RNAcentral holds the sequence, with entries from MGnify. The RNA shown here (SAM riboswitch aptamer (S box leader)) has 103 nucleotides and comes from a soil metagenome.
């Protein structure tokens, strides 16, 4: 700075009370065992390697390498902006803008 983000995918020892980024409201998980930690398993397919086309850009398959993930849509709303819309602080989609994860 770019790309992506409603799919997908857990079991075991350890641990011992919290956790869903913060902060705020809600919900929800969770002594039938939260977080972390460790094996081991699986998903994906960004990146490297591979092929095909190109030589900037693309497609296409593996899944032994480098991350990353395995409740809920980024669990959900917040401030701002546009549209639907005539009216809406409330509905409903969209953008912004926060966080995440890879390059």
């Nucleotide at each position: 700075u770019u790309a992506u983000a409603u799919a997908g995918a857990a079991g075991a020892g350890g641990g011992g009370a919290g956790a869903g980024a913060a902060c705020a409201g809600g919900c929800u998980c969770u002594g039938u065992g939260a977080a972390c930690c460790u094996c081991u398993a699986g998903c994906a397919a960004c990146c490297a390697g591979c092929c095909c086309g190109c030589u900037u850009u693309g497609g296409g398959a593996a899944a032994a390498g480098g991350u990353g993930c395995u409740a809920a849509u980024a669990c959900c709303u917040g401030u701002c902006c546009c549209g639907g819309u005539g009216u809406a602080u409330u509905c409903c989609g969209g953008g912004g803008g926060u966080u995440a994860u890879a390059a």